Predicted 3D model of a 1387-nucleotide RNA (small-subunit ribosomal RNA) from an uncultured bacterium. RNAcentral holds the sequence, with entries from Greengenes. Its Rfam family is "Bacterial small subunit ribosomal RNA". A reference for the family is Yusupov et al. (2001), "Crystal structure of the ribosome at 5.5 A resolution", Science. The prediction has a mean pLDDT of 83.
[in-house]
């Protein structure tokens, strides 16, 4: 120093929050010690008890108690004031100080400077005087006497430094006269007089009185300037402002009274109203500044709560007095007595705040001549971690890095961790023991000296609460002593377990929904440490109130508009003053605080001590550039004149046309109007149309335009009158006459109000027709009031340029409007205006740029998160609607701007795909297969779910798979491996019994090697160690869907931009394609695209076996010799690139029935699938994390079940028939497969197949291709179509075909005559169609799934529509991205 939060992401803009510091604290957890400070912030509440202001006998009259001494006797009692002392009593001084409080108060209360010529001041101190003669009372004591008591009354008697008279008056005060002399002014001093009035207190002395006069100290009063908020408080004021006279005070004053006048305060904030003691300082901050005023200082103010006033130097008095009130107390009911906001303490109140403690030894006060008394001031010691500073809980070595916790990738690493044990050491502190005397160099008393008679030295003598502490030495012994708090970001610190949007956390954002570094615990870790957090409250970050230091186009914010008051501001030159303003320079600015130097407690805080700050305010003396004042004086700001032009600029008349719209009338017949169609409505009583007259009333096309005027609202036909204004051109006049404007005045669209008039059209509100799920809406059809006019109110609009007004500077380019120069249509022209593009330079950016939103200056206005809210109250205004002004409680952490990049639109361009449309052939009706949902079930095992699940995983469910369900078994096991240890010689095989079987039982038989210890092998036993189709696809890997074979998706540099991003990748022409070309701040590349690959299509080459046969020979037969032509096989090449022509393009490219060729623009097909989407699918193919079960959720057998079956759906198969069925005859393939297998080929069986039996491990051997052609029947039918589905007999496969296989063969012969809505699939060897093959498999539910070949078409004009995809482009309040998002009303 900043940090976090608005967004997908980025800049601004704006709040919120944090990170410091601080506190008279308070809570929680936690505590060894000192030393310093601090401690009712709340109830100026209520107090029990105690102290807290006495003192003098050297003033007095005494003598109540005590103590000495006398006296008396009756020896335990009386007397004596004699003496030391002294209660009460008169007397003096003190009690106005100390001390405690902040309740009141917004004032001269306080601070700061100043004046009093208008004042006082007791004790002190200096100067000059004085002091005389007298008196009469009173308390107290005595007696009485009321009272319960506080107390009160009456009578006798007495004294002072009590108190009164009476001389004396330097002096002093008061009324005159006279001189001088000062002051800004009331006036004021100083001398000299006449008169009046005023003293005293004794005491031997010391002291002490008295009068005046100065000081000193205290205090009183006036003034300038400062000193909270509120205006939703604007008017206040009757002693009120002044005067003249009086009273009153120390002293001025309306302080107070009479009179006389109507002043006096306020927007520069008066009165009100709410808060508040003020300061010097404290706390915060870089400073300006905000906040605070506890503790010590100073100044006020109060003392239960109001009033008064006595005494007194001094009070309207805390521990005085009197009245009134409220409370408490006593109490004989008549009366009485108190005042902690003094120390302590107690009660209440509160989150809270101490002891009913020593001493007057020290400091300071009060009386005293003193001793000495008094003293909850003060000094000290208690409690409290309140708080700040310091110390210490030891230090050195010490690794098997033990055990144990904790974790981890777990044979082991790694933390706790040198940390502990243990070994030396050290003793602060502790504990025991001793010693120690700072604060007392003072002070007191005697005694002595000295000299200047009140000070000093000298001896003795005595005084210490704290405290027998501090501090020091000796001894023991590490011995007596660590917590809090946080660990997701901010913010230093990470792991485990547990929880499972629960519990709970949170300062802000936000953690918790089964992997939580954010909740609870544990390890560890980090930070601070006798303390740590938390919570309050202030400063700080906060330039978030902005002087320093901010904004107003779009974020909050420019008044709707001019006029103009007060204020603010203000051209050039001279002179002058000196208020501002500088500079010197005296005075204050208390101490304490703060800051620096030095010095004392062992450091330190903490105190001492010097000098600085104390930014201020006054006084003085100068400066004169600036700002002001005052004067002169220019003319360029401003204004006036005068020219000639401008224009919807404003008011009042008048006039036109044309359009509606009605009226009277002609022509005319049936519709008309309306609408996305409609329908209300109008219309044969003649509408609409059309033509003629008329009549209202509003409004003025074309011109018209980015045009012109006007302060703004706002002005539009022609015209006349009146009337405002700007620009420009001369340069005659005035001489800064300006600029801006709170408040006021005044205009101010529209709609609305009032009264009155007009009323064509338009048309709220009402009606009624449509639309609609519903339409209090958009449409339509009427329509009232309102639109117009006059008068008067209203005062507000997105009254916008969202831009306040004015004035000068800062590059240009180009239109237009009015002047002016000029012969010109030229021009680096000139001025006002009104547009557009830019430079500079601004802006968060979009913009903006001489018409600034640049650079400056001046004034006005206005904002300081959002939402409550322009709403409530109050006020004022209006007839009323409303207007204006203008808030909080509560509640969010954002709310907002401006621009990015996507994703989105029933925006726009542009392009592509069996997308659509042209065609063909289906699906949806039908009966089956087959898979899904439902439903049922003991289980019908899971999983897939729109496109992208549903003949899907399963490319083979009878057991087996199988996971499901029922029963029955097994627990080291069903299977595999393994270790360590015991025990043993078996494990297995055979055979047999029961049992459903699995298992169990019984019998039989049975190891190597070595001589042997022992080794191997194997079983059983104990431990460790499986297993598991149980969970979580949302914790993953793998791998697949799907957008998509769409053409995209990035990057490097460089260039834009504060960023996010952008360019590249856009644009044009092209292409299946971000294919290429051309342009071009871009230049290149990657990952897709294409091409490389495989396959098919043509030729060549080569090689020919099991493949082929032209030629030759042979035979039933390419059989067999033989051939290397052909086909065909396998391997190698070649072949196509718009290369060639013609056109069109600039090029790339494109277009031809073009030419070659086996193929012509990618020749067909297939492999390949960019960044990335979709928490998409799969823990059930596989692996894997975490979690879960362990005699069971493992595993073994028997048996079901995965095939149920009102129903619904998807995906096939087969039909409905003549382009066809059936019979018979005859022709052509390709792919691929075979040995527990294909099977020729007999023979048997109607036949599935069954016996027997060659070939083939394959270009040799096994296989009837079907449609198709020929013949022959069937004639339009539920059929000779169609084959479910039942009966019956069969074959095969397999332990086993009942649930539950296929297939054969007789019968039987359902449904269905071509398919609703809607919907699929294809563009060529395609799509229809029509057969083979494989794979899994014992077998087969395959009508599925992959291949393969045969036959073989019909259509696409086009791209407005669906549907999904691309590129550009626009809006946006979506970013979970439109299946978004919000808004209302309900719960």
């Nucleotide at each position: 120093a900043g940090a976090g939060u608005u967004u997908g992401a980025u800049c601004c803009u704006g709040g919120c929050u944090c990170a410091g510091g601080a506190u008279g604290a308070a809570c929680g957890c936690u505590a060894g010690c000192g030393a310093c400070a601090g401690g009712c912030c709340u109830a100026a509440c209520a107090c029990a008890u105690g102290c807290a202001a006495g003192u003098c006998g050297a003033g007095g009259g005494g003598u109540a108690a005590c103590a000495g001494g006398g006296a008396g006797c009756u020896u335990g009692c009386u007397c004596c004031g004699c003496u030391g002392a002294c209660g009460a009593c008169c007397g003096g001084c003190g009690c106005a100080c100390g001390g405690g409080u902040g309740a009141g108060u917004a004032a001269c209360g306080c601070g700061u400077a100043u004046g009093c010529a208008a004042c006082c001041u007791g004790c002190c101190c200096a100067u000059a005087g004085g002091a005389u003669c007298g008196g009469g009372a009173u308390a107290g004591c005595c007696c009485c006497c009321c009272g319960a008591a506080a107390g009160g009354g009456g009578g006798a008697u007495u004294a002072a430094c009590a108190c009164c008279g009476g001389a004396u008056g330097a002096g002093a005060c008061g009324c005159g006269g006279g001189a001088g002399c000062c002051g800004c002014a009331u006036g004021a001093c100083u001398c000299c007089u006449u008169c009046g009035u005023c003293a005293a207190a004794u005491g031997c002395g010391a002291a002490g009185c008295u009068u005046a006069u100065g000081g000193a100290u205290g205090g009183g009063c006036a003034u300038g300037c400062g000193u909270c908020u509120g205006a939703u408080u604007a008017g206040c004021u009757a002693g009120u402002u002044g005067g003249c006279g009086g009273g009153g005070u120390a002293a001025c004053g309306g302080c107070c009274c009479a009179c006389c006048a109507a002043g006096g305060c306020g927007a520069c904030g008066a009165u009100c109203a709410g808060u508040a003691g003020g300061g010097g300082u404290c706390c915060u901050g870089a400073g300006a500044g905000g906040g605070a005023g506890g503790u010590c200082c100073c100044c006020c103010a109060c003392a239960u709560u109001g009033g008064u006033a006595c005494u007194g130097a001094g009070a309207c008095a805390c521990g005085g007095a009197c009245c009134a009130a409220a409370c408490u107390c006593c109490u004989a009911c008549g009366g009485g007595a108190g005042g902690c906001a003094g120390c302590a303490g107690u009660g209440a109140g509160g989150a809270a705040u101490a002891u009913u403690g020593g001493u007057c030894a020290a400091u300071g006060g009060g009386c005293g001549a003193g001793a000495g008394c008094c003293u909850g001031a003060a000094c000290c010691a208690g409690c409290c971690a309140u708080g700040u500073c310091g110390c210490g809980u030891g230090g050195a070595g010490g690794a098997a890095u033990a055990a144990g916790g904790a974790u981890c990738u777990a044979u082991g690493g790694c933390u706790c961790g040198u940390a502990a044990a243990c070994u030396c050491c050290u003793u602060u502190u502790g504990c025991g023991g001793g010693g120690g005397g700072a604060u007392a160099a003072a002070g007191u008393g005697c005694g002595g000296g000295a000299c200047g008679u009140g000070u000093c030295c000298c001896g003795c003598u005595u005084u210490g609460c704290a405290g027998g502490u501090a501090c020091c030495c000796c001894g023991c012994g590490a011995a007596u002593a660590a917590g809090c708090a946080u660990c997701g970001g901010c913010u230093a610190a990470c792991u485990c377990c547990g929880u499972g949007c629960c519990a709970g956390c949170a300062g802000c954002c936000g953690c918790g929904g089964u992997a939580a570094u954010a909740c609870g615990g544990a390890g560890g870790a980090u930070g601070c440490g006798a303390g740590c957090g938390u919570u309050a409250u202030c400063c700080g970050g906060a330039u978030u109130u902005a002087u320093u230091g901010g904004g107003u186009u779009u974020a909050a914010a420019g008044g709707g508009u001019g006029c103009g008051u007060a204020g603010g501001c203000g051209g050039g030159g001279g002179a002058u003053c000196a208020a501002g303003u500088c500079a010197g320079u005296g005075g204050u600015g208390a101490a304490a605080u703060g800051g620096u130097g030095c010095g004392g407690c062992u450091c330190a805080a903490c105190c001492g001590u010097a000098g600085c700050a104390u930014u201020g305010c006054c006084g003085u003396u100068g400066a004169a550039a600036c700002u002001g004042g005052u004067u002169c004086u220019c003319u360029u700001g401003a204004g006036u004149g005068c020219g000639a032009a401008u224009g919807a600029g404003g008011c009042a008349g008048g006039c036109g046309g044309a359009a509606u719209g009605u009226g009277u009338u002609g022509u005319g017949u049936a519709g008309c109007g309306g609408u996305g169609a409609a329908a209300u409505g109008c219309u044969u009583a003649g509408a609409u149309a059309u033509g003629a007259c008329a009549c209202a009333g509003a409004a003025c096309a074309c011109c018209g335009a980015u045009u012109g005027c006007g302060a703004a609202g706002g002005c539009a036909g022609c015209u006349u009158g009146c009337u405002g204004g700007g620009a420009c051109g001369c340069a005659a006049c005035u001489g800064a006459c300006g600029c801006u404007g709170a408040g006021g005045c005044a205009c101010g669209a529209a709609a609305g109000u009032g009264c009155g008039g007009g009323g064509a059209u338009c048309g709220a509100a009402c009606a009624g027709g449509a639309u609609u799920a519903g339409a209090u809406a958009c449409c339509c059809u009427g329509g009232u009031a309102g639109u117009c006019c006059g008068c008067a109110c209203a005062g507000u609009a997105a009254a916008c340029g969202a831009u306040g007004a004015u004035a000068a500077c800062u590059a240009g380019c180009u239109g237009u409007u009015g002047g002016c120069g000029a012969u010109a249509c030229a021009c680096g022209g000139u001025c006002a205006g009104u547009g557009g593009c830019c430079a500079a330079g601004g802006g968060a950016a979009a913009c903006c740029g001489a018409u600034a939103a640049g650079u400056u200056a001046u004034c006005c206005a206005c904002c300081u998160g959002g939402g409550g809210a322009g709403u409530a109250c109050g006020u004022u205004c209006g007839c009323a609607a409303g207007a204006a002004u203008g808030a909080a409680a509560c509640u969010c952490a954002a709310a907002g701007g401006a621009a990015u990049u996507g994703a989105c639109g029933g925006g726009g361009g542009c392009c592509c795909g069996c997308a659509c449309a042209a065609g063909c052939g289906g699906a949806g009706g039908a009966a089956c297969a087959u898979g899904u949902g439902g439903u049922u079930u003991a289980a019908u095992u899971c999983g897939a779910u729109g496109a992208u699940a549903c003949g899907c995983g399963a490319g083979g469910a009878a057991c087996c798979u199988u996971a499901c369900c029922c029963g029955g078994g097994c627990u080291u096991g069903g299977a595999a491996a393994u270790c360590a240890g015991g025990u043993u010689g078996a494990c297995g095989c055979a055979g047999u019994c029961a049992g459903a079987g699995a298992c169990g039982g019984c019998u039989g038989u049975u190891c190597c090697a070595g001589c042997a210890a022992u080794g191997g092998c194997g079983a059983c036993c104990u431990g460790g160690u499986a297993g598991g189709u149980g969970c979580u696809g949302c914790a993953u890997g793998g791998u697949u869907g799907u957008c998509g074979u769409c053409a995209g998706c990035u990057c490097g540099u460089g260039c834009c931009g504060u960023g996010a991003g952008g360019u590249g990748u856009c644009g044009g022409c092209u292409u299946a394609a971000g294919u290429g070309c051309c342009a071009u701040a871009a230049c290149g590349a990657g990952c897709g695209c294409a091409a490389c690959c495989c396959u098919u299509g043509c030729c060549g080459g080569u090689a020919g076996u099991u493949a082929c046969c032209a030629u030759c020979a042979u035979u039933a037969a390419g059989u067999u010799g033989g051939g290397g032509a052909c086909u065909c096989u396998g391997c190698c090449g070649g072949g196509a690139c718009u290369g060639c022509c013609a056109c069109c393009g600039c090029a790339a490219g494109g277009u031809g029935u073009g030419a070659g060729g086996a193929a012509g623009g990618u020749g067909g097909g297939g492999a390949u699938g960019a960044c990335g989407u979709c928490a998409a699918a799969u823990c059930a193919g596989c692996a894997c994390g975490g979690c879960c079960c362990u005699u069971a959720c493992g595993u073994c057998c028997g048996g079901g079940g995965c095939g149920a079956c009102a129903c619904a759906c998807g995906u096939g198969u087969u039909a409905c028939a003549a382009u066809g069925g059936g019979g018979g005859g005859g022709a052509c393939a390709g792919c691929g497969a075979g040995c527990a297998g294909c099977c020729a080929u007999g023979c048997g069986g109607c036949g599935a197949c069954g016996c027997a039996g060659a070939g083939c491990c394959a270009a040799u051997c096994u296989a009837c291709a079907a449609a198709c052609c020929c013949u022959c029947u069937c004639u339009c039918a539920g059929u000779u179509c169609g084959g479910a589905u039942c009966g019956g007999a069969g074959u095969c496969u397999g332990c086993a075909a009942c649930c539950c296989g296929a297939c054969u063969c007789c019968g039987u012969g359902a449904a269905g005559c071509u398919g609703g809505a809607u919907u699929c699939g294809c563009u060529a060897g395609u799509a229809a169609u029509c057969g083979c093959g494989c794979a899994u498999c014992a077998g087969c539910c395959a009508u599925g799934g992959c291949g393969c070949g045969g036959u073989g078409a019909a259509u696409a004009c086009g791209u407005u529509c669906c549907c999904g995809g691309g590129c550009c482009u626009u809006g946006c309040a979506c970013a979970c991205a439109c299946c978004g998002c919000c808004c209302g009303u309900c719960a």